A computed fold for a 350-nucleotide part of an RNA from an uncultured bacterium, annotated as small-subunit ribosomal RNA, central domain.
The full RNA is in RNAcentral, with records from ENA and SILVA.
Its mean pLDDT, the model's own confidence on a scale to 100, is 86.
Context: one part of a larger RNA
């Protein structure tokens, strides 16, 4: 260097943008770098191959011969790859007209409920559990009616549904804003794919500063249970949960399945769009594109299963794996306020 792999056995970076690099549609011309052919040179000796010979054989030794990749020079070939020049439209992007959506940010508004406060009615219980007790209540609770305060979350709609790169996103309205899809085939003319480094985003918890604090609730305090009960159950309860700004950078960040493109039976459901019939629509039928499910042919798979949303058949690029433990640890480096994160061994042992 080649060779094997990565859904569940070890193995896909949490996700994106993108630098270098790698790879790259179609036609023509040109070049001849890669590639191929021929000639010449080189390819020391030993070794190697076949052969002849010498030690009684062999190993070994000797003779002449053959072969050898790379490399250099020259001449030639031009299919493929590359360079250069010109063109094309199907990849990619744009334009125009539409469509759906919890995509993102900011602001405003709303009702239900919990809690608390004030007032009315009202009286002895309430609450809680397997059963209880702690707890609350004659200083009037619970229940009920009216008024008020405040914070957080948005029932029904709701879906096997939608959107987003992922994390994630769910009351209503307004403003700003990203992406997707469909139709037309009008424009540009390969502008593409991937992506080491790099940069950005990134649930929850946690951290810093300042707010906020209704409910819930680590820690903590009680009551039970129990042999014990540092738990499960019950009564309380602080960080936190919420907001602004700044950090952290992790996860069963999972489809445990990297991205892009092409191709390969069907059946059934669903979301978005388009077309046809009839008068718009509803309905019906059909087709097609994009998304999202289920079942399955071939094929694949150790099996389970996957099966046009592939784990099938191929191409390109990146990441990763190499027995278990030690260990995702030590040391070093980088990052962080810290917590810690990233990178990442060895001895030893089975």
């Nucleotide at each position: 260097c080649u060779g094997g792999g990565c859904g569940u056995a070890a193995a896909g970076c949490g996700c994106g943008c993108g630098u270098a690099g790698g790879c790259g549609g179609u036609c023509u011309g040109u070049u001849a770098a890669g590639u191929c052919u021929g000639a010449g040179g080189u390819g020391a000796a030993a070794u190697c191959u076949a052969u002849c010979g010498g030690c009684u054989c062999a190993a070994c030794c000797g003779g002449g011969a053959g072969a050898g990749g790379c490399c250099c020079u020259c001449a030639g070939a031009u299919a493929c790859u590359g360079g250069c020049a010109g063109g094309c439209u199907u990849g990619a992007g744009g334009a125009u007209a539409g469509u759906a959506g919890a995509g993102g940010a900011a602001g405003a508004u709303g009702g239900a409920a919990u809690u608390c406060c004030c007032g009315g009615u009202g009286u002895a219980g309430c609450g809680g559990u397997g059963a209880a007790a702690u707890g609350c209540g004659u200083a009037g609770a619970u229940a009920u009616c009216g008024g008020g305060a405040g914070g957080a979350a948005c029932a029904c709609c709701a879906g096997u549904g939608g959107c987003g790169a992922a994390a994630g996103c769910g009351a209503u309205c307004u403003u700003c804003u990203g992406g997707a899809c469909u139709a037309u085939u009008c424009c540009u003319g390969a502008c593409g794919c991937u992506g080491a480094g790099g940069c950005g985003c990134a649930a929850a918890a946690g951290c810093g500063u300042g707010g906020g604090g209704a409910g819930c609730a680590a820690a903590c305090c009680g009551g039970a249970u129990u042999a014990g009960a540092u738990a499960c159950c019950c009564g309380g309860g602080u960080a936190g949960u919420c907001c602004a700004c700044g950090c952290c950078g992790u996860a069963a960040a999972c489809g445990u399945u990297g991205g892009a493109c092409a191709c390969u039976a069907g059946g059934u459901g669903u979301g978005g769009g388009g077309g046809g019939u009839a008068u718009c629509g509803a309905c019906c039928c059909c087709c097609u594109c994009c998304g999202u499910g289920c079942c399955g042919a071939a094929g694949c798979u150790a099996a389970c299963g996957c099966g046009a949303u592939a784990a099938g058949u191929g191409u390109c690029c990146c990441g990763c794996c190499u027995g278990g433990g030690g260990a995702g640890u030590a040391c070093g480096g980088c990052c962080g306020c810290a917590a810690g994160g990233c990178u990442a061994a060895a001895a030893c042992u089975c």